């Protein structure tokens, strides 16, 4: 030096819920708020999963399939602080 882990020190991010907005809803934006996370940074048509269901299809009266819409804090792929064992 790099790699693999993760003590310390700097700090980071922000789960539920609330309370306004947006949107058919999933949910996302901002504010309180902190359950936690070494990647809880970044990537959604590079890849598996999952959520919703306006328009459409298609059934008949409750429905079904279906993403071009959503989730990265499901897996994943990718980039990084610090610097003990």
């Nucleotide at each position: 030096u790099a790699g693999u882990a993760g003590a310390a020190a700097a700090g980071g991010c922000a789960a539920a819920u609330u309370c306004a907005u947006u949107g058919a809803a999933a949910a996302a934006u901002g504010a309180a708020g902190a359950c936690g996370c070494a990647a809880a940074g970044c990537u959604a048509u590079a890849g598996g999963g999952g959520c919703u269901a306006a328009a459409g299809u298609u059934g008949a009266u409750u429905g079904a399939c279906a993403a071009u819409g959503c989730c990265a804090g499901c897996c994943a792929g990718u980039u990084a602080c610090c610097g003990a064992a």

A computed fold for an 85-nucleotide RNA from Cytobacillus citreus, annotated as c-di-GMP-I riboswitch aptamer. NCBI's taxonomy places the organism under Bacteria, Bacillota, Bacilli, Caryophanales, Cytobacillus. It was read from a public genome assembly, where an Rfam model found it.